[in-house]
Context: one part of a larger RNA
Molecule: large-subunit ribosomal RNA, domain IV
Organism: Polulichloris maxima
RNA sequence: CUCUCUCUAAGGAACUCGGCAAAUUGGCCCCGUAACUUCGGGAGAAGGGGUGCCUCUUUUAAAAAGGAGGUCGCAGUGAGCAGGCCCAGGCGACUGUUUACCAAAAACACAGGUCUCCGCUAAGUCGUAAGACGACGUAUGGGGGCUGACGCCUGCCCGGUGCUGGUAGGUGAAGCGAGUUGGUUAUCUUUCGAGAGAAGCUGGCGACCGAAGCCCCAGUGAACGGCGGCCCUAACUAUGAGGGUCCUAAGGUAGCAAAAUUCUUUGUCUGGUAAGUUCAGACUCGCAUGAAUGGCGUAACGAUCUGGGUACUGUCUCGGAGAGAGACUCG
Numbered sequence: 001c002u003c004u005c006u007c008u009a010a011g012g013a014a015c016u017c018g019g020c021a022a023a024u025u026g027g028c029c030c031c032g033u034a035a036c037u038u039c040g041g042g043a044g045a046a047g048g049g050g051u052g053c054c055u056c057u058u059u060u061a062a063a064a065a066g067g068a069g070g071u072c073g074c075a076g077u078g079a080g081c082a083g084g085c086c087c088a089g090g091c092g093a094c095u096g097u098u099u100a101c102c103a104a105a106a107a108c109a110c111a112g113g114u115c116u117c118c119g120c121u122a123a124g125u126c127g128u129a130a131g132a133c134g135a136c137g138u139a140u141g142g143g144g145g146c147u148g149a150c151g152c153c154u155g156c157c158c159g160g161u162g163c164u165g166g167u168a169g170g171u172g173a174a175g176c177g178a179g180u181u182g183g184u185u186a187u188c189u190u191u192c193g194a195g196a197g198a199a200g201c202u203g204g205c206g207a208c209c210g211a212a213g214c215c216c217c218a219g220u221g222a223a224c225g226g227c228g229g230c231c232c233u234a235a236c237u238a239u240g241a242g243g244g245u246c247c248u249a250a251g252g253u254a255g256c257a258a259a260a261u262u263c264u265u266u267g268u269c270u271g272g273u274a275a276g277u278u279c280a281g282a283c284u285c286g287c288a289u290g291a292a293u294g295g296c297g298u299a300a301c302g303a304u305c306u307g308g309g310u311a312c313u314g315u316c317u318c319g320g321a322g323a324g325a326g327a328c329u330c331g
Base pairs, nucleotide, nucleotide: 001326002325003324004323005322006321007320008319010317011316014315019312027051028050029049030048031047036041038149052071053070054069055068056067057066058065072076084310085309086308087307088306089305090304091302092301096108097107112147113146114145115144116143117142118141124133125132126131150297151296152295153294155227156226157225160224161223162220163219164218165217166216169215170214171213175209179205180204181203182202183201184200187196188195189194228246229245230244231243232242255289256286267283268282269281270280271279
């Protein structure tokens, strides 16, 4: 010097990204216990007091427990094992699950909500098939999607895309094939070179008929999604209830808001500190919030994240001492 421990004057988070680590607290009995709340909780809230041994006594089947007195130690759950607590906020309701071996979470799941498919040889899934699951179930059932307890709610847009429904018209394949046009040649003609050419066979084109789909017409948002701009205006100023105009399918409702979302930004105000880019409460000018890609609240819960306080401490001022194991020297 390194590691694992023990103690440390005065101070007590001044350390640090951050109280990380350590310390504090700790069992049992008694008293006492707030906001809030879904009335169950919160709660071991918080905060206090007691605790050994001996004698007498009450009580008991015996104990435990209670009462009175005494007594020892620095210390009586005498060693060891055994919650620190409080306030406020974000997120997720909760218990659970997860990256075996760098992430345990705000991610996943969840009960609940809702949409959609499926009438049973079900839909859906695996398999070439046979067959199997679904299910020895039958819509209070089964599959899929989204959301995620509970409370209050969930606005407008169907133009595009999707889905559902519709059938008049347009488009529309294979196929059938009226018809048409070639090849071949029995035969005929011939100037003997060739020409014409039926049937059959064969090639091309092809009227008409011809389903779904698409075009078309509607519906549908807890389907994919979307939810404006400019100018003017009230008797100080400012603001703009209001007016005009352009565009759109419709122009963001209730809520919430510098937010896990705010660039400018350490926005502004208030609080907390002597001093606060974090934090809490407001404001709203939302670069770029917003309603089941759910919005806003919410008791309880959390090895969650953020801010503050109290207790406590070698985290620190700032070091020191000690124990053990290494390192080092000798063997």